This record gives sequence, C1' cells and structure tokens, in this order.
RNA sequence: GGCGCGUUGGAGGAGCGGUUAACUCGCCUGGCUCUCAAUCAGGAGAUCGCCGGUUCAAACCCGGCACGCGUCA
Repeated sequence: GGCGCGUUGGAGGAGCGGUUAACUCGCCUGGCUCUCAAUCAGGAGAUCGCCGGUUCAAACCCGGCACGCGUCA
C1' cells in the first nucleotide's frame, strides 16, 4: 500500500429504511433486613466513530476520513 471485518450508554451486546434504540452487568433512589448481602420497585445514562450523500424518512444504504483487528504484498 491492496482487500475484508468491526466502531451503538460506564462495561458487554442486540437492533427488516419508519415505535420511545433492546437486554444483561454496573450506577443512583426507595422497599425489605438490627445491618450487610440477596431480592423487589423505580430512575439516570447512547442525537449510534467523524464528515458528506441518497431518501418523505438513515444506527441501518452509498462515498471519504479516523481508529482497531485480520489477511495479502
């Protein structure tokens, strides 16, 4: 340098072009308990790597760029 795959809350990780972007763990508040753990209820937290394009509508399709992994040279 070429090619392929990936990038989504703090972590892991889903998500047919149309919903309010799931779920698990963690975090916060409350219940329960003498207290803690466990458990139960509720809550906060992601404008989906960045920039553009297509579309009535984009996390999803297309292009460029960045980063990571793999592979070929």
Notes:
The RNA shown here (transfer RNA) has 73 nucleotides and comes from Trebonia sp. Its Rfam family is "tRNA". The source organism's lineage runs through Bacteria, Bacillati, Actinomycetes, Treboniaceae and Trebonia. The coordinates come from a structure-prediction model, not an experiment, and the mean pLDDT is 81.